[in-house]
RNA sequence: GGGGCCGUGGCCAAACGGUAAGGCAUCUGCUUUGCAAGCAGACGAGUAGGGGUUCGAGUCCCCUCGGCUCCA
Numbered sequence: 001g002g003g004g005c006c007g008u009g010g011c012c013a014a015a016c017g018g019u020a021a022g023g024c025a026u027c028u029g030c031u032u033u034g035c036a037a038g039c040a041g042a043c044g045a046g047u048a049g050g051g052g053u054u055c056g057a058g059u060c061c062c063c064u065c066g067g068c069u070c071c072a
Stems, first nucleotide, its partner, number of pairs: 001071007010024003018055001026042005048064005
């Protein structure tokens, strides 16, 4: 320098172009002498950044940034 894959809450991770799941963690309550476990509930993201297409974009297109990987 060129090719491929990836970027979504604190962490992991889903989402056919149609109102962004779930798990862990955290917080509250129940239970316990206490802790842990269990049960019930709550909180937290607009999807790396920008632009475009579309009635509508996490998803499609372009540019940029970052990570992994292959080739040179």

Transfer RNA from Microbacterium sp., 72 nucleotides, folded computationally. The organism belongs to Microbacterium, within Bacteria. The sequence is in RNAcentral, with records from ENA. Its Rfam family is "tRNA". Its mean pLDDT, the model's own confidence on a scale to 100, is 82.